A computed fold for a 72-nucleotide RNA from an uncultured Solirubrobacteraceae bacterium, annotated as transfer RNA.

[in-house]
């Protein structure tokens, strides 16, 4: 250089065009307990950036950025 894959809360992940963007851990509050732990309930927090297609994009296309792999 060329080819392929990936990018979603703090972390790990689900999603395959119309979801309130789900789950686990973590975090905060409340309950329980004499206290802690365990357990229960509630909550905050996320689609890397730009353009395009579409009535509608986290999802499809292109470019950029970052990461990983292959190849001489």
């Nucleotide at each position: 250089g060329c080819c392929c894959c990936c990018a979603u809360g703090g972390u790990g992940u689900a999603g395959c065009g119309g979801u309130c963007a789900g789950c686990a851990c973590g975090c905060g509050g409340c309950c329980c307990u004499u206290u802690c732990a365990c357990g229960g309930c509630c909550g905050a927090a996320g689609c890397g950036g730009g353009a395009g297609u579409u009535c509608g994009a986290u999802u499809c296309u292109c470019c950029c950025u970052g990461g990983g792999g292959g190849u001489a």

Rfam family: tRNA. By type it is a transfer RNA. The same sequence occurs in records of 2 taxa. RNAcentral holds the sequence, with entries from ENA and MGnify.